[in-house]
């Protein structure tokens, strides 16, 4: 990208044209026929964010509760989408090598851990007011061996009180790193590079980068823990909502003494009802089934230019491209494609509209 073309019977929608209904001509419905057009998707899913349209609710804030969080663009919004910084991974080059620095290429929920609060299994001495298991090193006391006339020197062990924070081990993480001095051993104790914190000072709309200059360096993680801080958010949804509207039964007004059934008609008989909680007439209003609207011409679609790094915006042409609703978009088949074959043949997804639209996700033969 999401097969192409073609015959055959259907479906559904509109548009023309016959027939036939509705009493008749026209109008207009309903049937039925013929022609001609139009007729699921990249996700029509999920309903996960974001508008559009409707109704309701709504002084004006603030609390809760959600949500999003590096900078600046783009859009009707947006949590999308594009540029860019910053961090992290592979990889490539420089270099003996390592640190570094540069290139490519992928990645990132990237506000704040100097308000408090909480966690940090296991191992470890210690998981944060630091602390000391092994070691290292100093001194006190014993014991031993060596030298040595002797005073005294040395050197292993053990105790004990200090010092250390280099080494080792432990862990995802261990109190800046690395190196030289330093010192009893050690240690930002000092110093030089690196990281870090401040001031300055240049680029940049910004994030941020660079440079200089100071400061021995403080404060370990974790906010996808609570939390703090900026910002954003009223709520149900097209079964949204609007029109039009039967039979039943109820609600209100008027009238109202008779009504209704049996019957061709009277009489008659029944039954309901007679001052009222009132049969019956009748007019209003609400609301249900049904019926129409909402209903697809749009933040639309194809060429073509132009701005812009890019999303994207604009101009020009040109197109009309399901509107149904218990809901059409189907079925068999020829031919050609694509993939596999043991050459006979097989296979050909995922899944389908439901008021629109911009997005994310997620499913998917080939």
């Nucleotide at each position: 990208c999401g097969g192409g073309u073609g015959g055959u019977c259907g479906c559904u929608c509109g548009c023309g044209g016959g027939g036939u209904g509705g009493u008749u001509u026209a109008c207009u419905c309903g049937c039925u026929u013929c022609g001609c057009g139009g007729g699921a998707g990249g996700a029509a899913a999920g309903u996960c964010c974001g508008g559009u349209c409707u109704c309701c609710a709504u002084a004006g804030g603030g609390c809760a509760g959600c949500a999003u969080g590096c900078c600046g663009g783009c859009u009707a919004a947006c949590g999308g989408c594009c540029g860019g910084g910053g961090g992290g991974g592979u990889u490539c080059g420089c270099u003996c090598a390592a640190a570094g620095c540069g290139g490519a290429u992928u990645u990132u929920a990237c506000g704040g851990a100097a308000a408090g609060u909480g966690c940090c299994a296991c191992a470890g001495a210690a998981a944060a007011u630091a602390u000391a298991c092994c070691g290292c090193c100093g001194g006190u006391g014993c014991u031993g061996g060596g030298c040595g006339c002797a005073a005294g020197c040395u050197c292993c062990g053990c105790u004990u009180c200090g010092g250390u924070a280099a080494g080792g081990g432990u862990g995802a993480a261990a109190a800046g790193g690395u190196g030289c001095g330093g010192u009893a051993a050690g240690a930002g104790c000092g110093c030089a590079c690196c990281g870090c914190g401040g001031g300055c000072g240049g680029a940049g709309c910004a994030a941020u980068c660079c440079g200089u200059c100071u400061g021995g360096c403080a404060g370990g993680g974790u906010a996808a823990a609570c939390c703090c801080c900026a910002u954003g958010c009223g709520g149900a949804g097209c079964a949204a909502g609007a029109c039009c509207a039967a039979a039943u039964a109820g609600g209100g007004g008027a009238g109202g003494a008779g009504g209704a059934g049996c019957g061709g008609c009277c009489c008659g008989c029944u039954c309901c009802g007679u001052u009222a909680c009132g049969a019956c007439u009748u007019c209003c209003g609400g609301g249900u089934a049904g019926g129409u609207u909402g209903c697809u011409a749009g933040a639309g679609c194809c060429u073509g230019g132009c701005a812009g790094u890019a999303a994207u915006g604009c101009c020009u042409g040109g197109c009309c491209c399901a509107g149904a609703g218990g809901a059409a978009u189907g079925a068999c088949u020829g031919c050609c494609g694509c993939c596999c074959u043991u050459c006979g043949g097989g296979g050909u997804a995922c899944a389908g509209a439901a008021a629109c639209c911009g997005g994310c996700u997620u499913a998917c033969a080939g």